This is a predicted structure of a 73-nucleotide RNA (SAH (S-adenosyl-L-homocysteine) riboswitch aptamer) from Ramlibacter montanisoli. The sequence is in RNAcentral, with records from Rfam. The coordinates come from a structure-prediction model, not an experiment, and the mean pLDDT is 76. Its Rfam family is "SAH (S-adenosyl-L-homocysteine) riboswitch aptamer". The literature on the family includes a 2008 paper in Mol Cell by Wang et al., "Riboswitches that sense S-adenosylhomocysteine and activate genes involved in coenzyme recycling". Taxonomically the source falls in Ramlibacter (Bacteria, Betaproteobacteria, Burkholderiales, Comamonadaceae).
């Protein structure tokens, strides 16, 4: 550097159906089709001990409950 895994970004329910993926056809110059699943795919951090102090992300189609924090009334 690439990969896989593990943690965290507060929670559930449903709607699409995009990448992905699975199954079946077609094809094997090219190039799909049908059907099904499917919104943490993204970011961040990850060898160990021991003291002390201070801080603490961003962001994730659409709707709907609930929880947290802050501002007003």
């Nucleotide at each position: 550097c690439c990969a896989a895994c593990c943690g965290a970004g507060g929670a559930g329910c449903g709607u699409u159906g995009c990448a992905g993926c699975g199954u079946c056809c077609a094809g094997c110059c090219a190039c799909g089709g049908a059907c099904g699943c499917g919104a943490g795919g993204c970011u961040c951090g990850g060898c160990u001990a021991u003291c002390c102090a201070u801080g603490c992300a961003a962001c994730g189609a659409c709707g709907c409950u609930c929880a947290c924090c802050c501002a007003c009334u």